[in-house]
The RNA shown here (Bacterial RNase P class A) has 378 nucleotides and comes from an Acidimicrobiia bacterium. The source organism's lineage runs through Bacteria, Bacillati, Actinomycetota and Acidimicrobiia. The gene name in the source record is rnpB. The RNAcentral record of the sequence draws on ENA. It matches the Rfam family "Bacterial RNase P class A". Gene Ontology terms of the family: tRNA processing, ribonuclease P activity and dimeric ribonuclease P complex.

RNA sequence: AGAGCCCGUCGGACGGUCGCGGCGUCUCGCAUCGCGAGGCGACGAGGAAAGUCCGGACUCCACAGGGCAGGGUGCUGGAUAACUUCCAGGCGGGGUGACCCGACGGAAAGUGCCGCAGAGAACAGACCGCCGAUGGCGUCGGGUCCUCGACCACGACGAACAGGCAAGGGUGAAACGGUGGUGUAAGAGACCACCAGCGUCGCCGGCAACGGGGACGGCUGGCAAACCCCACCCGGAGCAAGGCCAAGCAGGGACGUCGGUAGCCCGCCGAAUGGUCCCGGGUAGGCCGCAUGAGGGUCCUGGUGACAGGGCUCCGAGAUGGAUGACCGUCGCCUGCGGAGGCAGGCACAGAAUCCGGCUUACAGACGGGCUCGAAUC
Numbered sequence: 001a002g003a004g005c006c007c008g009u010c011g012g013a014c015g016g017u018c019g020c021g022g023c024g025u026c027u028c029g030c031a032u033c034g035c036g037a038g039g040c041g042a043c044g045a046g047g048a049a050a051g052u053c054c055g056g057a058c059u060c061c062a063c064a065g066g067g068c069a070g071g072g073u074g075c076u077g078g079a080u081a082a083c084u085u086c087c088a089g090g091c092g093g094g095g096u097g098a099c100c101c102g103a104c105g106g107a108a109a110g111u112g113c114c115g116c117a118g119a120g121a122a123c124a125g126a127c128c129g130c131c132g133a134u135g136g137c138g139u140c141g142g143g144u145c146c147u148c149g150a151c152c153a154c155g156a157c158g159a160a161c162a163g164g165c166a167a168g169g170g171u172g173a174a175a176c177g178g179u180g181g182u183g184u185a186a187g188a189g190a191c192c193a194c195c196a197g198c199g200u201c202g203c204c205g206g207c208a209a210c211g212g213g214g215a216c217g218g219c220u221g222g223c224a225a226a227c228c229c230c231a232c233c234c235g236g237a238g239c240a241a242g243g244c245c246a247a248g249c250a251g252g253g254a255c256g257u258c259g260g261u262a263g264c265c266c267g268c269c270g271a272a273u274g275g276u277c278c279c280g281g282g283u284a285g286g287c288c289g290c291a292u293g294a295g296g297g298u299c300c301u302g303g304u305g306a307c308a309g310g311g312c313u314c315c316g317a318g319a320u321g322g323a324u325g326a327c328c329g330u331c332g333c334c335u336g337c338g339g340a341g342g343c344a345g346g347c348a349c350a351g352a353a354u355c356c357g358g359c360u361u362a363c364a365g366a367c368g369g370g371c372u373c374g375a376a377u378c
Base pairs, nucleotide, nucleotide: 002373003372004371005370006369007368008367009366010365012331013330014329015328016327017326018325020044021043023041024040025039026038027037028036029035030034046349050360051359053358054357055356056355057354058238059237060236061235070234071233072232073231074230075089076088077087078086079085090104091102092101093100094099105229106228110227111226112223113222114221127169128168129165130164131163134162135161137158138157139156140155141154142152143151144150145149177195178194179193180192181191182190196220197219198217199216200215201214203212204211205210242288243287244286245285251279252278253277254276255275257271258270259269260268261267295314296313297312298311299310300309301308302307332347333346334345335344336343337342
């Protein structure tokens, strides 16, 4: 050189012209707490603004306390506003390694499940196989009865009927720990030694998870992302939350007008639903919420780290049919064409909508730092 691992940064650059959005300021107009037009000024998408999957802030509703149901989380210690996030460590798995991955409590509380294959899948089973000591059967021998023949607490051999076994083969993801020995007819934790695991009780290290080592117990399949048990956590809805102002119409009230009540006043009843004033709720509409915040940059201190504390400094979108764009020039990169000068096209993924911390997913390319493996040749 090459092949990789981890962390971080950027994600076309600069200049100009025109346009759009809200803001500040100035001028002009309407005749005025405002609206409109114009000028000027600084600002105007992201690392994921995305999926809306977790967690919180904020807002409204509910709420004495306890329990049940339901949901979530699940090694240990820490960080944090909080988390299913992050950091450090432990254990298990993968990789030669840098490093990566893990819902990683309990299977000795109970229930349940273990497809296919296989004889048998959990207080197991016998297909091939091994044995067949023992009982039975057969052959031979022996013995008893004078013989044929029959019989036997007899011996040897044979087959493998009963029966025994689980070492070996085979099936399977998994076959009731492994190796060696004793033992036996053959065998087997049946027994013994060592090894692996599990449980119980001590010891040592560690805050802990856990690690190391010892004694004892023949205790020895897996699944809880099956029910379940244990521990801890969880009220609901969401910025269309919610608050303020408030046309018009409808509603309510007061005053007034007209008629009736035998004349007058009060009262009562009725009419026109016309007039003036007021009232609360609230629609359209408008405003707030809403941009100074668990904020960014930089330096110092503490910590292995996540992070915390302090100093200085900066203010950087706020739309609501929803702005953030287009063009020109120079340069960069990519693709295509060309012998070449060059020419043409393009600029990843995507895009705010109350805000923040995470996770996940998408992403052309560029850069920085740390680390691992590792030839050949010199």